Model confidence (mean pLDDT): 76 of 100. Predicted 3D model of RNase P RNA and transfer RNA as a complex of 424 nucleotides. Rfam match: Bacterial RNase P class A. The family's RNA type in Rfam is ribozyme.

RNA sequence: CCAGAUUAUCGGCUGGUUGCGUGCUUAAAAACACGAGGAAAGUCCGGGCAGCAUAGGACGAAGGCAGUUGCUAACGGCAACCGGGGGCAACCCCAGGGAAAGUGCCACAGAAACGAUACCGCCUAUCUCUAAAAGGAUCGGUAAGGGUGAAAGGAGUGGGGUAAGAGCCCACAGUCGACUGCGGUGACGCAGAAGAGAGGUAAACCCUGCCUGCUGCAAGGGGAUAUGUCGCAUAUGGGUAGUUCCGUCCGCGGCGCAUCAGUAAACCGCUUGAGCCUGGCGGCAACGCCAGGCCUAGAUAGAUAAUCAGCUUAAAACAGAACCCGGCUUACGGAUAAUCUGGCUGC
RNA sequence: CGGGGAUUAGCGCAGCUUGGUAGCGCGCCGCGUUCGGGACGCGGAGGUCGUGGGUUCAAAUCCCGCAUCCCCGACCA
Numbered sequence: 001c002c003a004g005a006u007u008a009u010c011g012g013c014u015g016g017u018u019g020c021g022u023g024c025u026u027a028a029a030a031a032c033a034c035g036a037g038g039a040a041a042g043u044c045c046g047g048g049c050a051g052c053a054u055a056g057g058a059c060g061a062a063g064g065c066a067g068u069u070g071c072u073a074a075c076g077g078c079a080a081c082c083g084g085g086g087g088c089a090a091c092c093c094c095a096g097g098g099a100a101a102g103u104g105c106c107a108c109a110g111a112a113a114c115g116a117u118a119c120c121g122c123c124u125a126u127c128u129c130u131a132a133a134a135g136g137a138u139c140g141g142u143a144a145g146g147g148u149g150a151a152a153g154g155a156g157u158g159g160g161g162u163a164a165g166a167g168c169c170c171a172c173a174g175u176c177g178a179c180u181g182c183g184g185u186g187a188c189g190c191a192g193a194a195g196a197g198a199g200g201u202a203a204a205c206c207c208u209g210c211c212u213g214c215u216g217c218a219a220g221g222g223g224a225u226a227u228g229u230c231g232c233a234u235a236u237g238g239g240u241a242g243u244u245c246c247g248u249c250c251g252c253g254g255c256g257c258a259u260c261a262g263u264a265a266a267c268c269g270c271u272u273g274a275g276c277c278u279g280g281c282g283g284c285a286a287c288g289c290c291a292g293g294c295c296u297a298g299a300u301a302g303a304u305a306a307u308c309a310g311c312u313u314a315a316a317a318c319a320g321a322a323c324c325c326g327g328c329u330u331a332c333g334g335a336u337a338a339u340c341u342g343g344c345u346g347c
Numbered sequence: 348c349g350g351g352g353a354u355u356a357g358c359g360c361a362g363c364u365u366g367g368u369a370g371c372g373c374g375c376c377g378c379g380u381u382c383g384g385g386a387c388g389c390g391g392a393g394g395u396c397g398u399g400g401g402u403u404c405a406a407a408u409c410c411c412g413c414a415u416c417c418c419c420g421a422c423c424a
Stems, first nucleotide, its partner, number of pairs: 001343010012311007020035004037318001041329002044327005049216004062212005067081005082096001083094004097207002102205002104201003114154001119146002121142003125138004156172005175196002179192005220268002226259003230256003236251005262423001275294008348420007357373004367404001375391005397413005
C1' cells in the first nucleotide's frame, strides 16, 4: 500500500432572536430549570405493576423451549466452552435432545421404498431342442454386477471361499451404542478390551426433560346523582286479621346488575427506576460488589420547533416518547477509532 | 395504545388440515351460429401462490423474519 475479519463510538456543535410543553414561584404576569431514540419502530419473547380466578398438592389437557456450565428479577436473551460445518487465515454459521420405544409418510420412475414374493444378469438341477454346443422352458440358489430413483438394504480395500455369490470367513482401515480406566464441575475428550450391523424424515404424530393461571394502563383506583314489573341478603316501619307467628301488599336504607344524560370529561395510576455517570475491586467473559456524585419529557388532538450567524468538505440517514424495564428483530447517509488476518513492496 | 385475522390469474374465491402436476366462477382471446349484436356451443391464453430466508429428495402447504391491508377493544364511582 492492497484485500479482508471483528468490535466500539458519534448520530452535528456554539451563540442570538421568536415560539411551544411541563415543573417551580407568584394574586397574576415576568423570570428560572428541564424538554425524544439508538432504534422511541415491529409488538416477537421475558418481567414489573394492576384486576379477575385460585386452600395446598399431584396427574392430565393445551401451548412453548431443547448441547453443557455460568450470568440474570426473568427469558426463546447474553457469555465462555463442547460437538458439527465453512474459510489459506483473522474469523463466521448451526431449531444442536431422541429415528437403537411405537405409528405414519417416502410422489414420479422402478421388480422392489424398508418384515426384499428377484426385472435384467450370474449359477446348480430337471425337461426340451441339437450330431454336439449355443438356445428355450420349469423348480430353486444368489442382493456381487446392471438399470430406476433424492434415497436400493447402508462397513471400504485386498485375500480366501463357493455351483454362482454374499462380513460367509480372514487381514488392514473405518463406523456405532453401552462398558472399564484416566482427564474435565459438565457437554465431552483420550485409551482399552469384548461386541454390533442400525436407510431418510420428529420446522410428521410422538417419546424424554424443563417452563407456563387468564387478561392487559382502553389494566385498574377514589370521588355527586337519577330511574327500574330486575336480582341478592338482612333488619325494620306501616297496612291487612283478632294478641302473637306465618303469609301477603306498600315504603326506606345496603350490595349487585341494567339504562339515560353528563361524557371517549376531570383527578390518580404517570414516571426515582432491576435508574444514569465516575472510580476501585472480583471474574477469561456475560456480570457482580463497594464508594462518591446526579435527577435527565410525562402530554391526552397530543410540546420538544422556526430562523439568523459562525465552525466543520457537506448538515443531507433511519426515524417521533404515550405505564415502565431487560432483550431480540428490522431500518439507517456518512464519519472516526482500536485490535487482528492474508498478500505485495522497501529498509 | 393493546388484541386478532387476511394476502393464490384482471375480479371474487377453493386448494394448506394429511408436503408430490395450482384449480373453480365471472371476465379476456379465437372459431362457429346470426343480416349484425347479445345469448349459446367449441377451443385457447393468462400464475415471482405478498416478500426474504430455513427444514426436506421435494414447500402455495411446515418453521422464522419483513411488508401491506382489514377487523375488534373504554371508564361509571